[in-house]
RNA sequence: AUAAAUCUUUAGCAAACCUAAUAAAAGUUAGGGACGCAAAGUCACCGGUCUAAAGAGUAUGUCCAAAUAUGGAUAUAUUUCAGGAUAGCGGGACCGCAAAU
Numbered sequence: 001a002u003a004a005a006u007c008u009u010u011a012g013c014a015a016a017c018c019u020a021a022u023a024a025a026a027g028u029u030a031g032g033g034a035c036g037c038a039a040a041g042u043c044a045c046c047g048g049u050c051u052a053a054a055g056a057g058u059a060u061g062u063c064c065a066a067a068u069a070u071g072g073a074u075a076u077a078u079u080u081c082a083g084g085a086u087a088g089c090g091g092g093a094c095c096g097c098a099a100a101u
Stems, first nucleotide, its partner, number of pairs: 012037002017032006035088001041094003045091003048086003055080011
């Protein structure tokens, strides 16, 4: 110096929950608080999962237009959708602390 594995000191991080802020939401941030974590450090590259404001489709109601067929606007419900989120879901990449073999 490189590779793999094990143990672990001093330390570290911080789940649920509560408060405040923020977002359409999922979530996030700060404070409190500790379920746990040997990478629970950083990164959305791959897969999974979560949300669906806007967009698209469908149904119903109302209004307008139309000779009919139908078309447009609007409201409600519903389906779909990630440029959103999740690193404490897994893989991957990068960096890092102490002791011994």
Predicted 3D model of a 101-nucleotide RNA (c-di-GMP-I riboswitch aptamer) from Methylotenera sp. Of the family's consensus pairs, 100% are formed in the model. It was read from a public genome assembly, where an Rfam model found it.